[in-house]
Parts: sequence; structure tokens; C1' cells
RNA sequence: ACUCUGGAGAGCUAUGUAAUAUAGAAAUAGCACCGAAGGGGCAAUUUUAUCUAAGGAUAGAAGAAACUCUCAGGUAAUUAACAGAGU
Repeated sequence: ACUCUGGAGAGCUAUGUAAUAUAGAAAUAGCACCGAAGGGGCAAUUUUAUCUAAGGAUAGAAGAAACUCUCAGGUAAUUAACAGAGU
């Protein structure tokens, strides 16, 4: 990396349509909400430069997540971080 299996959270209203007995998929609009595709941010720490007798100070760079943001995605199914098995 590929295949299989498991896999959370959060919504309603209105319009609307294939199939259709009814409910009413996708889609659109309004307001609300979720964090586990992806993406962004940050700690300790490390390092560079300058100043200082020293201790230290200032500025820059590197730096994780399930934390955080909610751009994207999502709030039926699907997707799905992560885990197990196999190749």
C1' cells in the first nucleotide's frame, strides 16, 4: 500500500423527485449542530543570531495528538480516524 471485518458524534422545517401503497432518495433554501476523511494552530524540547562577567534576556527556525479550529467534510445510507486478520 491492497483486501476483508469492526467502527462514534451531530437536525429539523419547507419545496421537490425516480421507484412507489404510504412514508418520500438525490437536490435547493432557512436556521441549528458534530468531529474520527483531508487541512490549519499550539506545549515541552532542540537549534541559530544578538546582548550579558555570569545567570539569563530578546528575536527567528524546527516541533505531536484522539487537544484545538470548523476551511473542507458530515448530521438516513455512504464516507470514516483508529483497531484486528491476511497478502
This is a predicted structure of an 87-nucleotide RNA (Glycine riboswitch aptamer) from a soil metagenome. Its mean pLDDT, the model's own confidence on a scale to 100, is 75. The RNAcentral record of the sequence draws on MGnify.